[in-house]
RNA sequence: GCCUUUUUAGCUUAGCGGCAAAGCGUCAGUCUUGUAAACUGAAGAUCCUGGGUUCAAUUCCCAGAGGAGGCU
Numbered sequence: 001g002c003c004u005u006u007u008u009a010g011c012u013u014a015g016c017g018g019c020a021a022a023g024c025g026u027c028a029g030u031c032u033u034g035u036a037a038a039c040u041g042a043a044g045a046u047c048c049u050g051g052g053u054u055c056a057a058u059u060c061c062c063a064g065a066g067g068a069g070g071c072u
Stems, first nucleotide, its partner, number of pairs: 001071007010024004018055001026042005048064005
């Protein structure tokens, strides 16, 4: 330099163009002599950035940035 792939909550991941989900974690409550566990509830996301297509984009297209792999 070229090719492929990936970027979504603090972490790990779902998400066929129409309300952004789950587990773990965090916080609060119940329970307990107390903690842990268990149960209940809550908060937490400009979906990497900028454009394009569309009535509508996390999703499709282009460019850029970061990560991973490969070729030379």